[in-house]
RNA sequence: UAGUCUCAAGGGCAAAUUUUACGAAAGUAAAAGACGCAAAGCCACGGGCCUAAGGUUACAGCUAGGGCAGCCGGGCUUCAUUU
Repeated sequence: UAGUCUCAAGGGCAAAUUUUACGAAAGUAAAAGACGCAAAGCCACGGGCCUAAGGUUACAGCUAGGGCAGCCGGGCUUCAUUU
C1' cells in the first nucleotide's frame, strides 16, 4: 500500500419513544433510552421518498429555493486481527 476475514481484544455509533428548543411542516439539535449498525463516520453528485410555508389553481390538487446520509448508488476518510 492492496486484498481478505469479521474469529478475538479495545472500543464506537444510536432506532422507536419521552422531555425541552427551533421550524408552516417534513424534520433538526440536546438530554434520557437501545432497535439495530463493520463504516449507522462525512458529503445532497445521481435516483428515490417526505413536507408544502410561499406561489399557483379546474379549489380535487400541483409545485422545493425546504428535508431524509439509519432508502439505494456514488465520492472522501477510516480502528484492530490475520495473510

About this RNA
The prediction has a mean pLDDT of 84. The RNA shown here (c-di-GMP-I riboswitch aptamer) has 83 nucleotides and comes from Thalassobacillus sp. CUG 92003. It was read from a public genome assembly, where an Rfam model found it. The model forms 95% of the base pairs in the Rfam consensus. NCBI's taxonomy places the organism under Bacteria, Bacillota, Caryophanales, Bacillaceae, Thalassobacillus. It matches the Rfam family "c-di-GMP-I riboswitch aptamer". Rfam links the family to the GO term cyclic-di-GMP binding.